[in-house]
RNA sequence: UUUACGGAGAGUUUGAUCCUGGCUCAGGAUGAACGCUGGCGGCGUGCCUCAUGCAUGCAAGUCGAACGGGGACUUUUUGGGUAGCAAUACUUGGGAAGUCCUAGUGGCGAUCGGGUGAGUAACACGUAGGUGACCUACCCUGAAGUGGGGGAUAACGGUCCGAAAGGACUGCUAAUACCCCGUGUGAUUGGCGAUCCAUUUUGUCAAUGAUAGGUUUCGCAAGAUUCCGCUUCAGGAGGGGCCUGCGGCCCAUCAGGUAGUUGGUGGGGUAAUGGCCUACCAAGCCGAUGACGGGUAACUAGUCUGAGAGGACGAUUAGUCACACUGGCACUGACACACGGGCCAGACUCCUACGGGAGGCAGCAGCAGGGAAUAUUGCACAAUGGGCGAAAGCCUGAUGCAGCAACGCCGCGUGAAGGAUGAAGGCCUUCGGGUCGUAAACUUCUUUUGUAGAGGACGAGAAGGGACGGUACUCUGCGAAUAAGACACGGCUAACUACGUGCCAGCAGCCGCGGUAAUACGUAGGUGUCGAGCGUUAUUCGGAUUUACUGGGCGUAAAGAGCACCGAGGUGGCUUCUUAAGUUGGAUGUGAAAUCUCCUGGCUUAACUGGGAGACGCCAUUCAAAACUGGGGAGCUUGAGGUCAGCAGGGGAAAGUGGAAUUCCCGGUGUAGUGGUGGAAUGCGUAGAGAUCGGGAGGAACACCAGUGGCGAAAGCGACUUUCUGGGCUGCACCUGACACUCUAGUGCGAAAGCGUGGGGAGCAAACAGGAUUAGAUACCCUGGUAGUCCACGCCCUAAACGAUGGAUACUAGGUGUGGGGGGUAUUGACCCCCUCCGUGCCGAAGCCAACGCGUUAAGUAUCCCGCCUGGGGACUACGGCCGCAAGGUUAAAACUCAAAGGAAUUGACGGGGGCCCGCACAAGCAGCGGAGCGUGUGGUUCAAUUCGAUGCAACACGAAGAACCUUACCUAGGCUUGACAUGCAAGUGGUAGCGAAGCGAAAGCGGAGCGACCCGCAAGGGAGCUUGCACAGGUGUUGCAUGGCUGUCGUCAGCUCGUGCCGUGAGGUGUUGGGUUAAGUCCCGCAACGAGCGCAACCCUCGUCGUUAGUUACAUGUGUCUAGCGAGACUGCCGAGAUAAACUCGGAGGAAGGUGGGGAUGACGUCAAGUCAGCAUGACCUUUAUGCCUAGGGCUACACACACGCUACAAUGGGCAGCCACAGCAGGUUGCGAAGCCGCGAGGCGGAGCCAAUCCUCAAAACUGCCCUCAGUUCAGAUUGCAGGCUGCAACUCGCCUGCAUGAAGUCGGAGUUGCUAGUAAACGCGGGUCAGCUAUACCGCGUUGAAUACGUUCCCGGGCCUUGUACACACCGCCCGUCACGUCAUGGGAGCUGGCAACACCUGAAGCCGGUGGGCUAACCCGCAAGGGAAGCAGCCGUCGAAGGUGGGGCUGGUGACUGGGACGAAGUCGUAACAAGGUAGCUGUACCGGAAGGUGCGGCUGGAUCACCUCCUUU
Repeated sequence: UUUACGGAGAGUUUGAUCCUGGCUCAGGAUGAACGCUGGCGGCGUGCCUCAUGCAUGCAAGUCGAACGGGGACUUUUUGGGUAGCAAUACUUGGGAAGUCCUAGUGGCGAUCGGGUGAGUAACACGUAGGUGACCUACCCUGAAGUGGGGGAUAACGGUCCGAAAGGACUGCUAAUACCCCGUGUGAUUGGCGAUCCAUUUUGUCAAUGAUAGGUUUCGCAAGAUUCCGCUUCAGGAGGGGCCUGCGGCCCAUCAGGUAGUUGGUGGGGUAAUGGCCUACCAAGCCGAUGACGGGUAACUAGUCUGAGAGGACGAUUAGUCACACUGGCACUGACACACGGGCCAGACUCCUACGGGAGGCAGCAGCAGGGAAUAUUGCACAAUGGGCGAAAGCCUGAUGCAGCAACGCCGCGUGAAGGAUGAAGGCCUUCGGGUCGUAAACUUCUUUUGUAGAGGACGAGAAGGGACGGUACUCUGCGAAUAAGACACGGCUAACUACGUGCCAGCAGCCGCGGUAAUACGUAGGUGUCGAGCGUUAUUCGGAUUUACUGGGCGUAAAGAGCACCGAGGUGGCUUCUUAAGUUGGAUGUGAAAUCUCCUGGCUUAACUGGGAGACGCCAUUCAAAACUGGGGAGCUUGAGGUCAGCAGGGGAAAGUGGAAUUCCCGGUGUAGUGGUGGAAUGCGUAGAGAUCGGGAGGAACACCAGUGGCGAAAGCGACUUUCUGGGCUGCACCUGACACUCUAGUGCGAAAGCGUGGGGAGCAAACAGGAUUAGAUACCCUGGUAGUCCACGCCCUAAACGAUGGAUACUAGGUGUGGGGGGUAUUGACCCCCUCCGUGCCGAAGCCAACGCGUUAAGUAUCCCGCCUGGGGACUACGGCCGCAAGGUUAAAACUCAAAGGAAUUGACGGGGGCCCGCACAAGCAGCGGAGCGUGUGGUUCAAUUCGAUGCAACACGAAGAACCUUACCUAGGCUUGACAUGCAAGUGGUAGCGAAGCGAAAGCGGAGCGACCCGCAAGGGAGCUUGCACAGGUGUUGCAUGGCUGUCGUCAGCUCGUGCCGUGAGGUGUUGGGUUAAGUCCCGCAACGAGCGCAACCCUCGUCGUUAGUUACAUGUGUCUAGCGAGACUGCCGAGAUAAACUCGGAGGAAGGUGGGGAUGACGUCAAGUCAGCAUGACCUUUAUGCCUAGGGCUACACACACGCUACAAUGGGCAGCCACAGCAGGUUGCGAAGCCGCGAGGCGGAGCCAAUCCUCAAAACUGCCCUCAGUUCAGAUUGCAGGCUGCAACUCGCCUGCAUGAAGUCGGAGUUGCUAGUAAACGCGGGUCAGCUAUACCGCGUUGAAUACGUUCCCGGGCCUUGUACACACCGCCCGUCACGUCAUGGGAGCUGGCAACACCUGAAGCCGGUGGGCUAACCCGCAAGGGAAGCAGCCGUCGAAGGUGGGGCUGGUGACUGGGACGAAGUCGUAACAAGGUAGCUGUACCGGAAGGUGCGGCUGGAUCACCUCCUUU
């Protein structure tokens, strides 16, 4: 400078992460349809389904200037007749001329235009060529001609048949209809030449072969002339036929196809080439570069999409093809095998007089049917175009227009400005308000649109002629007037609240919502997005790099064939010459128009449309280049191969040999067991086993050596010897000269199991039998045991056939082992050391990888070739093919179903994984519980009610620190309704509020005699109170899974985190792990970490020692005790030892106390949807003469039973009695504690001092001393029961406590199991307190008195902490999960069969028709002939070839259906087991075989994708 204008993602697998991978969404488009809605205009578009059937009308005619005739009319002429005096009029004939119309003959057209897409996978289409192998009416140009004759025939007339459609015979007639003769510029054919690669071109000779007139003007006519025709030839333009290269669908579960097939020769046929057809000859031709077969489909320009490459499509418009009811056939013609022509066959429809006929909307409209679905039986030839004609003109459902449809695109409108009290109303609300909302109303303005009126086109080049159309457009009047909806609002995805509903109703594109607080369902308000539309459905491209050419992969995610050899194919070393196929560049041609892009013009704009330019290709021709690839030639040696010399080896095959061991047999010794297991039993053994010694038989396998050592392509190969044989490595030279690499097909090898035939058989051992185990045990364990394992020959052909890693070549740091070879140095020695080639391991740079990991033996960097993958399941399946004796192998789908399936790694949790550590966890001890009776709580049961809650640890003497009424929430009964209680409003109230007698009642309540107030005040009233009404109160009603608060628990366990940094793509890791140590994540050391926080510890309280201060009270007076304060003291501070040090540990000193001195308070992040709505608070819901409130009585206290927590015991370490009346501490007390004294056996009573408390009251019991009891159901134990009393209280019946007397049950130390406790602890003993009228307290909370035993230790049980490992778990092992069976639904395979469709084959019959033959019947034109007749030429008829349809037959392919049957998928809670995931409790998986309800088990071989421990080897570091 020019060109280029162009690429977005999201949701969903997980606790989280990265990856793989599918599913889904956002965009565009449509000939669309459906739902809701709908004002206008312009331009387009409109049967995608049944190429189904069609009523009716129209869609191809025209020419009288080709022809004869007919008809009508006009003019003229000539006769007749009638009327009239006549002129004349009327009428009837003939002739001539003219105008118009026309059935027929004839010409041209009808082969175009219009429709449709059935067929067709083909030279059908597209593109580029060829035609020396061809045709061409009308049109244009040029050349030549248009002379003379002839015979018919329609129309028409007559006769006749038929219902009709139509037809027969006979008679007449014309032509631009038909025929003959002449002429022959051209032409055709043949001969002879020239020319050419070629049938071309050209010369010459011979033969053959044409014609038609009409019209105009002039003229008396003859004739001339104009225009249109006709004939022959040549050329052109346009059109067509045929041929060829290349291009564009799927299936290989279609692999072989083909007899006119492939070629040749002769002939036929055609405009023309050709097996196009025919006769003969040959045996070819096509195919993995996909023939043949099957399925699908008109092709293209283009359309949609996409950044592009591509993908999908082929409506409208344009080009080509094919078709015209289905099939066949030809005729005519320039062109057809002909949409609106013909013949035949078939199906269908219609007419019929039953004899016979007619028809073809895939033309325009229209109808029926089908369908989700697609329009008017319109106007006009005015324009454009077409046919005919000389022309006027006629015809034209082509076309131009209009109608219908929001079907699409484009444009416009439904008003604009002002307008706050932010109206009313709706909705929400924290009740304050917010929002709809300047929105409305209202004021002013405008008039696109609408409506009314007026004017009014272009489209029409000289004239005439306008369907559209009184349309577009213009002007004027009127008046906001006539005009807004649809969908959505959980995320993706813009937009949120309320109510209703309650896993229901429903939604849903994916994820997913809904089980009482749903932004996800329904409705409403609000909001968002589009807007005359909006959504939904369907299809298609995109996103999807998810088939990857651009642009993917294969160790573990899907994917490397088990291994090798190799023909085709693909790819290929170095140098040089050449060529020009590929390649590159230039030029030319073509690539129709429209479309597309850019520029520009016309409709007011746009859509739409005109003009110009560009663009569009695997195209053709030609010129050039020669680097690279290819072809050809010549060379080279480094790839490859060979010769020579060495070397190692479980490489292979065959034959032979050996020792150890097991088993069996024989014999000896010898006696009762042996064998086996976790423990047993079955088994063997007194008929002598096992043990031991000797001898023998037989089969199989080869200890040690032995090694991430060796060899082999893999499978695989292991005693020794011999023979035969393959491959590899190294070394020095030499030889060949690219001979190479990889390989669809093909071929060979191929563990174990298995199969066939024949051997062999010791051990082992599927199946099987028995014994155990177990709920069962078709298993694991044991005892036996058959196929098999072994050999020979033949099959099978699969494995976790694995390095889960195809082969080849090259390149890219190292280190260190090991096997084989060579060399250097050095030496006694290759002992070491160094270098090098080949193999085999480990660790690692770079790099790669999703990560794990790989890393010169690549999973790195590149090239070549092959194989394979494309979500999971269905499915290593079905069907079909091939292979196999069978088992089975190989190749290999679909329907249906799911939204995942999966890989690697992370954090947890878990493990019948591992390591370390702790705890009254076990152990060692002490005392218990579990047995008894009683107390209490719970379950269960019962009941009118037995109110409710708590339910493993962590509910069960728990809420309840105290149910006779009350409490009380429950039940029965009676009563109240603004309420037992609060607030507000309104009204009322003055003997008002309040108190309240009688009476009824169980009470509550009803009732109301009577008594009887307060504050302010200007004296009216107000307040308070009361009554009534309205709002509301009330609820121990529900939801602890809506919540707050509080609490339990793991656990007083030592943990839980953060900031910054670092590592990792990331989740996350590090820190916090490691070595020590601790009660402790306590501390020290180390360390990519450095710090910090919550926890630990300490700070707080209390006890222990001392000091000090004060002292009500107490003791009895002071260095005291005690009480209450304040201080001191303990810190591993000191010494020694341990280890490198520190932390720390052990020992010691001192000290009242020693290593946190004892005890308490204190509870990290969190877990359990733990507990509590009944302590309280609280959202929502429910209730409102009741689920609220009051009252009486009852219940919570029931009782076949089970459990939990306790008390008392079972006795002598005791009991009783008596004595001593010995010794505490914490505490409590005015509705209270209550002394002395008196009474009572006693509970208690009377009594009342003192005390608001260091003052008064209550203040121990075991212990100790003595006596009795002497092992008993007792002088143990005290339940139960009776009687008599006391106390509290309205009230002890249900249902209290206490006392006295009497009664005197079970129980003689407690099964399995289980609890607490490590020192002032356990155990034992009593005392106090709270609650409380009283108490069922043996409970709970405290207090002191007496006062032990034991701990070796961490294997085990339980719980916990840290590290590590495996995991398919994450609701986290109370996890996950497999298979049978049963039930339901769905699709599918097999199936005796049954029944359709398609294309062929064989045979039979064979229409129309072409062709061939015949042609005795028939025939105007030409020839012969006077004629008759004959000939030529032809026709009918008949025969033959071909031939559609039809029939018969056996097969092929492909559907539907089918009793029954097989598996599969899915389904909220079915049954049986427990296979897998942890060492999943027998490691798992795998090929194969057998077995079993099922998962599965077992045998043989293989794999690690197995945990754990130990050993070996290698590696890393020192």
A computed fold for a 1518-nucleotide RNA from a Chloroflexota bacterium, annotated as small-subunit ribosomal RNA. Its Rfam family is "Bacterial small subunit ribosomal RNA". Gene Ontology terms of the family: ribosome and structural constituent of ribosome. NCBI's taxonomy places the organism under Bacteria, Bacillati, Chloroflexota. Model confidence (mean pLDDT): 83 of 100.